[in-house]
Context: one part of a larger RNA
Molecule: small-subunit ribosomal RNA, central domain
Organism: uncultured Herbaspirillum sp.
RNA sequence: CUGGGCGUAAAGCGUGCGCAGGCAGCUGUAAAAGACAGAUGUAAAAGCCCCGGGCUUAACCUAGGAAUUGCAUUUGUAACUGCACGGCUAGAGUGUGUCAGAGGGGGGUAGAAUUUCACAUGUAGCAGUGAAAUGCGUAGAUAUGUGGAGGAACACCGAUGGCGAAGGCAGCCCCCUGGGAUAACACUGACGCUCAUGCACGAAAGCGUGGGGAGCAAACAGGAUUAGAUACCCUGGUAGUCCACGCCCUAAACGAUGUCUACUAGUUGUCGGGUCUUAAUUGACUUGGUAACGUCAGCUAACGCGUGAAGUAGACCGCCUGGGGAGUACGGUCGCAAGAUUAAAACUC
Numbered sequence: 001c002u003g004g005g006c007g008u009a010a011a012g013c014g015u016g017c018g019c020a021g022g023c024a025g026c027u028g029u030a031a032a033a034g035a036c037a038g039a040u041g042u043a044a045a046a047g048c049c050c051c052g053g054g055c056u057u058a059a060c061c062u063a064g065g066a067a068u069u070g071c072a073u074u075u076g077u078a079a080c081u082g083c084a085c086g087g088c089u090a091g092a093g094u095g096u097g098u099c100a101g102a103g104g105g106g107g108g109u110a111g112a113a114u115u116u117c118a119c120a121u122g123u124a125g126c127a128g129u130g131a132a133a134u135g136c137g138u139a140g141a142u143a144u145g146u147g148g149a150g151g152a153a154c155a156c157c158g159a160u161g162g163c164g165a166a167g168g169c170a171g172c173c174c175c176c177u178g179g180g181a182u183a184a185c186a187c188u189g190a191c192g193c194u195c196a197u198g199c200a201c202g203a204a205a206g207c208g209u210g211g212g213g214a215g216c217a218a219a220c221a222g223g224a225u226u227a228g229a230u231a232c233c234c235u236g237g238u239a240g241u242c243c244a245c246g247c248c249c250u251a252a253a254c255g256a257u258g259u260c261u262a263c264u265a266g267u268u269g270u271c272g273g274g275u276c277u278u279a280a281u282u283g284a285c286u287u288g289g290u291a292a293c294g295u296c297a298g299c300u301a302a303c304g305c306g307u308g309a310a311g312u313a314g315a316c317c318g319c320c321u322g323g324g325g326a327g328u329a330c331g332g333u334c335g336c337a338a339g340a341u342u343a344a345a346a347c348u349c
Base pairs, nucleotide, nucleotide: 003321004320005319006318007303008302012317014201015200016199017198021194022193023192025088026087027086028085029084033081034080035077036076037075038074039073040072041071042070049065050064052062053061054060091191092188093187094186095185096183097182098181099180103177104176105175106174107173108172109171115149116148117147118146119145120144121143125136126135162169163168206247207246208245209244210243211242215241216240220236221235222234223233258316259315260314261313262312263311266293267292268291269290270289271288272287273286274285275284276283298305299304322349323348324347331342332341333340334339
C1' cells in the first nucleotide's frame, strides 16, 4: 500500500456555513467520451511456462509454440456513467393560514435577600468549630425597628419540560430579529447531499483600555489541626467574578457515538401542531420532537445498542495503526502575553 477499524480497547475535527472536488431522482431523443465486443499493426532478443531435440544424465545449449493481461488504428453495440437538447414531480424550495418556545440583540422595570450608612430601642456578649482560637464588641456590637445607598442573581412555577448548529439560554414588560413545526392547496422544476483549503460562531479561566464592585473568592495574612501542614476547618482578604469595546480559541467542548438518505416487531410516558370523536385534552388516527423499556430480529469482545441504532445499505468528509519519549523539540502560522495550531526523531521496553 491492499486492508481492517473509530460508544468504553488507538481513532468522529467543539459546532456550523460553504468555493473547488466527490456523489446524485423519474423519463424521451441525439451523439458515442468512458465502457464492452471483433479485426489489424506493434509489443527486440534472451529469460519464465508448454512440447520436442543435442551433450552417457543433469545443470547447460537449442527448434517451435504460448504468453507479453499494454498501446495505436479501425469496424460495431447502446444497457450503464458522462455530454447535449427536451419533458415530469416523489427529493429540495417558495407562497398562504395557524402555532409553540429560558433562540439572539437592545432598552426599561419589580420584589425577596446579603452588605453597608444614619437614627432609635437596648446590654454583654456576638461570630465560629469536632473542640477551639484568630476576629467583632462597653469608643455600645449581635438582636429589633424606621429610612437611605449600591451591586449581583432571579425562590415558587420548574419538569424525565422547552428553544438553539454547538458553546449555551430562565423575574416581568417593550422594540428589533433568526430558526422550527403543522394544515390544505397553489407554484418553481433536481435548484440536491457531503465538503480538503477557507470563513463565522465558540463555556470557564486569562489578557488590553475604561468603568463598576454587594456577595463570593485564586493569591496573600492570621488562627487551628498535625511529627510537619506551603492543605483539608475557621477569621479576614486582593485580582477576578459584573458592564462596554477589543483579544484569546481551549475543555470529560460528552451521547466519549461526523453529516445526509432509505429500509427493518412493538409497548409506555411527555412536549408542539392537525383531523375525526366525546358530556369531558375523553378516545382514535396522523405528524414533528424528547424520554423509558424491549425482542421474534440483528449487531457487539463484553457492557450494552436496539425506528433518535452501536441493525441493514448507500454518498461524502475527518481520524487511527504497540507503550514510553510526546501532543514534546525544531521550523512555519497565529497571539500583546499566556500560549494555541501544525508536528517529528534519537533512544528505550